[in-house]
This is a predicted structure of a 1518-nucleotide RNA (small-subunit ribosomal RNA) from an uncultured Acidobacteriota bacterium.
The coordinates come from a structure-prediction model, not an experiment, and the mean pLDDT is 84.
The RNAcentral record of the sequence draws on ENA, Greengenes and SILVA.
It matches the Rfam family "Bacterial small subunit ribosomal RNA".

RNA sequence: AGAGUUUGAUCCUGGCUCAGAACGAACGCUCGCGGCGUGCCUAACACAUGCAAGUCGCGCGAGAAAGUGACCUUCGGGUCGCGAGUACAGCGGCAGACGGGUGAGUAACACGUGGGUAACCUAUCCUUAAGUGGGGGACAACCCGGGGAAACUCGGGCUAAUACCGCAUAACAUCUCAGACAUUUCGGAUUUUGAGAUCAAAGCAGGGGAUCUUCGGACCUUGUGCUUAAGGAGGGGCCCGCGGCCGAUUAGCUUGUUGGCGGGGUAAUGGCCCACCAAGGCGACGAUCGGUAGCCGGCCUGAGAGGGCGAUCGGCCACACUGGGACUGAGACACGGCCCAGACUCCUACGGGAGGCAGCAGUGAGGAAUCAUGCGCAAUGGGGGAAACCCUGACGCUGCGACGCCGCGUGGACGAUGAAGGCCUUCGGGUCGUAAAGUCCUGUCGAGAGGGAAGAAAGCUGCAUUCACUAAUAUUGGGUGCAGUUGGCGGUACCUCUGGAGGAAGCCCCGGCUAACUCCGUGCCAGCAGCCGCGGUAAUACGGAGGGGGCAAGCGUUGUUCGGAAUUACUGGGCGUAAAGCGCGCGUAGGCGGUCUUGUAAGUCGGGUGUGAAAGCCCUCGGCUCAACCGAGGAACUGCAUCCGAUACUGCAAAACUUGAGUCCGGUAGGGGGUAGUGGAAUUCCCGGUGUAGCGGUGGAAUGCGUAGAUAUCGGGAGGAACAUCGAUGGCGAAGGCGACUACCUGGGCCGGUACUGACGCUGAGGCGCGAAAGCUAGGGGAGCAAACAGGAUUAGAUACCCUGGUAGUCCUAGCUGUAAACGAUGGGCACUUGGUGUCGCGGGUUUCUACCCCUGCGGUGCCGGAGCUAACGCAUUAAGUGCCCCGCCUGGGGAGUACGGUCGCAAGGCUGAAACUCAAAGGAAUUGACGGGGGCCCGCACAAGCGGUGGAGCAUGUGGUUUAAUUCGAUGCAACGCGAAGAACCUUACCUGGGUUUAAACUGCAGUGGAAAUCUCCAGAAACGGAGCCCUCCCUUCGGGGACCACUGUAGAGGUGCUGCAUGGCUGUCGUCAGCUCGUGUCGUGAGAUGUUGGGUUAAGUCCCGCAACGAGCGCAACCCCUGCCUUUAGUUGCCAGCGAGUUAUGUCGGGCACUCUAGAGGGACUGCCGGUGAUAAGCCGGAGGAAGGUGGGGAUGACGUCAAGUCAUCAUGGCCCUUAUGUCCAGGGCUACACACGUGCUACAAUGGCCGGUACAAAGGGUUGCGAACCCGCGAGGGGGAGCUAAUCUCAAAAAGCCGGCCCCAGUUCGGAUUGCAGUCUGCAACUCGACUGCAUGAAGUCGGAAUCGCUAGUAAUCGCGGAUCAGCAUGCCGCGGUGAAUACGUUCCCGGGCCUUGUACACACCGCCCGUCACAUCACGGAAGCCGGCUGCUCCCGAAGCCACUGAGCUAACCCGCAAGGGAGGCAAGUGUCGACGGAGUGGUUGGUGACUGGGGUGAAGUCGUAACAAGGUA
Repeated sequence: AGAGUUUGAUCCUGGCUCAGAACGAACGCUCGCGGCGUGCCUAACACAUGCAAGUCGCGCGAGAAAGUGACCUUCGGGUCGCGAGUACAGCGGCAGACGGGUGAGUAACACGUGGGUAACCUAUCCUUAAGUGGGGGACAACCCGGGGAAACUCGGGCUAAUACCGCAUAACAUCUCAGACAUUUCGGAUUUUGAGAUCAAAGCAGGGGAUCUUCGGACCUUGUGCUUAAGGAGGGGCCCGCGGCCGAUUAGCUUGUUGGCGGGGUAAUGGCCCACCAAGGCGACGAUCGGUAGCCGGCCUGAGAGGGCGAUCGGCCACACUGGGACUGAGACACGGCCCAGACUCCUACGGGAGGCAGCAGUGAGGAAUCAUGCGCAAUGGGGGAAACCCUGACGCUGCGACGCCGCGUGGACGAUGAAGGCCUUCGGGUCGUAAAGUCCUGUCGAGAGGGAAGAAAGCUGCAUUCACUAAUAUUGGGUGCAGUUGGCGGUACCUCUGGAGGAAGCCCCGGCUAACUCCGUGCCAGCAGCCGCGGUAAUACGGAGGGGGCAAGCGUUGUUCGGAAUUACUGGGCGUAAAGCGCGCGUAGGCGGUCUUGUAAGUCGGGUGUGAAAGCCCUCGGCUCAACCGAGGAACUGCAUCCGAUACUGCAAAACUUGAGUCCGGUAGGGGGUAGUGGAAUUCCCGGUGUAGCGGUGGAAUGCGUAGAUAUCGGGAGGAACAUCGAUGGCGAAGGCGACUACCUGGGCCGGUACUGACGCUGAGGCGCGAAAGCUAGGGGAGCAAACAGGAUUAGAUACCCUGGUAGUCCUAGCUGUAAACGAUGGGCACUUGGUGUCGCGGGUUUCUACCCCUGCGGUGCCGGAGCUAACGCAUUAAGUGCCCCGCCUGGGGAGUACGGUCGCAAGGCUGAAACUCAAAGGAAUUGACGGGGGCCCGCACAAGCGGUGGAGCAUGUGGUUUAAUUCGAUGCAACGCGAAGAACCUUACCUGGGUUUAAACUGCAGUGGAAAUCUCCAGAAACGGAGCCCUCCCUUCGGGGACCACUGUAGAGGUGCUGCAUGGCUGUCGUCAGCUCGUGUCGUGAGAUGUUGGGUUAAGUCCCGCAACGAGCGCAACCCCUGCCUUUAGUUGCCAGCGAGUUAUGUCGGGCACUCUAGAGGGACUGCCGGUGAUAAGCCGGAGGAAGGUGGGGAUGACGUCAAGUCAUCAUGGCCCUUAUGUCCAGGGCUACACACGUGCUACAAUGGCCGGUACAAAGGGUUGCGAACCCGCGAGGGGGAGCUAAUCUCAAAAAGCCGGCCCCAGUUCGGAUUGCAGUCUGCAACUCGACUGCAUGAAGUCGGAAUCGCUAGUAAUCGCGGAUCAGCAUGCCGCGGUGAAUACGUUCCCGGGCCUUGUACACACCGCCCGUCACAUCACGGAAGCCGGCUGCUCCCGAAGCCACUGAGCUAACCCGCAAGGGAGGCAAGUGUCGACGGAGUGGUUGGUGACUGGGGUGAAGUCGUAACAAGGUA
């Protein structure tokens, strides 16, 4: 610090996901030790049991027992002493308000921070001053009696005090009055002076010389306590400024409410409370309401700013079963106190009582989940005490849990036959791996044994010494020294010894991100998965294994937080098209604001002071062996307050200015707005004339109109709406929008002038207004147009597009609605920043004047383009550039602009506006392709123009289908279908049935045994196979044997036309013989990529030329190769025969010759070379000449990068898988030849351009020795006999046929046509039954030119005619070749198909056979509505009214004080009563929120459902 994921690829936007750190964690697997920490996050749920707050006898009264000793004893026991002034209980004091727990409540002065208190309190402690005199009356305990089950309680009686109550004394205390100085918050607030009034106390303990004595003591003294006052320290109360959550789908809240006067109350201010008076107070800077939450120091994260959290530790707050209340007290409204109410639990004798673990342990429950009913007060701290000491679940320790952090170990060194074994393997080997074994060592931890700390110092006791108080060397207190005493942890840490590598390693991961790869299994199954995604037979992604990577006593997973995320952007984002500018204006609050001067000092800046607790973080040093942990010091704590200073900027105050803004004057353009009126053209309708059969409408039609006279045409009239031309890229307006003409009313702009005001400005949350069309209400109006609707068409359908009609509406008036792709998809204002060129308005200059031109200023409106900006497209002085100010808005897609709520509206609906759930994307721009019922250019038998076919018939052949035991397999649009197959009767043959066989029919290696093997004959059998027979023995030798070959046995392994062509090689088809496909360097672009290869011409061609940020190059094209056409040359047999000779009825038959033809070698020839025209002077094109041939002469071979997972595992080869007495192999028979059908390809025909008969002519290219086979003979013929010749320019197949000549047929299912069938034959072959070809005779079917549709062909072509060959024993209508005869047509490129180039659109990229939308059906999920039903919280009104405080009453009761001799009275108090307030409870009525709900609504999701085709290409109606 980034990475993965949208695409074919790219850039951007944007979300999702990952890598990091952390945790009071939990879960899974695993686990050796120690240290330090840490441990109910859930039910503030309920709690058994024990413990957690007592102490003081130096405040007071009372006062045991067990036991024991002594004595007595009627042996039952009693008395006394000790126990012991002990225990228990009581009065009293202090403490139970601390310490400990929890986080429910609380959005608050609760907390934090800084202040105020002149508005306050403070027990104990410290300092200071003074005092502590003298009396009185009670109540517990205790005793007696009573009630009660108990808890407890009532009455009577006795008694003490540091308990209680008077009195005295008294002020610097409090109050009142009077005065004065100073301070001051200006208030008789503080201070101070004087006078008056009021209020205190308690004792206890130690010691003691003199004096007194009731012998207790008084008294003295010391200590302590007590009282008053002042001060201090520490603690608290109250008040204030500022700060820190969410929701506006909570916008208004408030009556003690806000303030005042007076009073009450409190320690104290205050509506805290009360009476009266006033009507205020709070709120958009968010009141009120709702939700959530203890706050902070800090903790986690982060570079920081921030974000999240608020466990442990520390500060504060709140609470203590729930709610209310007060009492006591210095302090409480009181966790282990009280009262009341409620719920719950327990006891009960049913009358009544008891209780509160959110103290420490512990239990149940809840939960994913959180410990011991431990030890000790030794230390630290706390309470009480004079002290000893007691108490202390605070605390110190231990235990449990890998919960966290830190540390240690599980060994070290050497050790290669690289052992065995595992795994992999290309079978060679590689790897685990120096790893192990083995050898030599070490001794941490654990185990055992021994030793053994620090934590302890105080205090206390004793002694010594010193100081203080004092009359005192008493006592007491302080200091110093010595001695003694105290340890829970714990016999722990630590040290030593013993023994011995001995007891101690797992977890996760290995497709990318992300470090680490192979095999097997599985086969879209099982499963994995954080995201992308893996798995459908070779899975580095599932499971196992081997190996590897990471971490390590842990490792993973899950959850949560921050980070990455600049993905809420203060630091640090955006809004033309990605999400995002309000439709537009006016304007309130607010924010921001021109120039100059002075003042002020709020902001701002500097310095000082106070504070910012400790702990933590950071730095340094130190202590545990290190570390974690701990200690000390420092720094920091970015803050707040206050004082002093500075004054540039901002603010504030005052004064001024003119440039911003506005006013005024003079001009000026304009569809700016409103009202009234006027006009012509056109449509329609009405009337009349002329006129006749159609009109209208469409792609074509029909509906419709018209003989009752339409359309057309002429004249007249009515009515409504809109204003052609001008008209524009132009004008005006804030936007919506505005268009005939005239008048009136009216808004704004611009230009010029520079007189006036003097910052009056900009923006604008709310608010108010305007606001197209459609729509709504009411009333008019209604010509045309025209939703709905009707009809006609179209169509599979057509609730559409087209047509004929047609109502709302469109128009007017008044009102409502308030939306829009209200768009420049671009908020407003100001300023700045190169230019060019139009246009509109006004002005200036120039011009003799005006106008024009030209130059120029201001304002508007366009286009092009520079810098700059932008993801790109693009924007570019009219910014999307550079800045400032203000407003609005955005934060992934879907759900959804939906639901609910609110609000507006008559309604329709608008505004505001979520969530659950779901997805890994959704998007923008640009790129390359592909595609388009987009465009341009151009090709091709692509169409057209022609000729002949197919589709109809019969037959042949292939295929589908069906059938079958099998009908083997493959090929399937073009590019499968007379295809693999250039030839299935057996064989072939792969299929079926049956019969055999198992190292095999064939091959190889090794080991062993035996021997030549074969051929041949016979038997059985369908054959294979089996049985028997005949025949037999190669080479070398050291004589053991070895080799070759064969057979058998065993073994390794063979064999497979079994599967996968989607694992492959090779080969092939196709686009396509189309003209394309690329590369290097350079350049452009962020990039994909572009350029080159586009453009202008041209070509069959990316062929060539020109131009050009390209320059070159490669694979293709062309050429080179073959055949053919002309010529030359060479050669002349088997070919040829012109001339010469010979011969024949005749024939190159013979001599001869090679001239010609021909044969087959080598050359020549054609190149737009020449001429003219054209073109750009080019390339080229057109015409011409010459030439056998002319513009690639004709044909062939030749097939770029690639596409189709095209075809082939059955030609062959081959990975993997499968079979192994079978899926191998041998054999016989059958099948591949089936047959209701369907299709493809062909043959033959339907006839007279023909058929038949007879005669007669002319080829080329091939084949031939298990072959072709002549002559001749036989047969009607197929054919048979025959065998010459020929290994072929010699012989032969071989007859070419159409053609030509002659004849017959006469338009008919025929003398056409030949299927089918019968009979008889021929040939091949082991064999023609299934299932061959041919021949003869007989038979003579369909068929009379073929529907929709469709194929081939552009010249020696089509058509037509025959010939040959391969395969092959035989079998050809197929295939491959050959020649003969030999046409027609092409205007042209609109259309169909295919293709090339350029361009355009795209939501396609598996690429249009693409993508994709909605209803319906099914499943499932979440949500909304809903008659209602059930809860929570809460407002208002009312009822009841506990405890208690307060007030009043207080006739009943009443010790202290007062009066009184007393009785009694008074003061005061208590009970009791009344009243205000008041919790719980109750009633009624609202609000709000949640749950549930028959049914219902849409939404999301789901591999293959249904219907259509809406969108994306002009998506076929943009």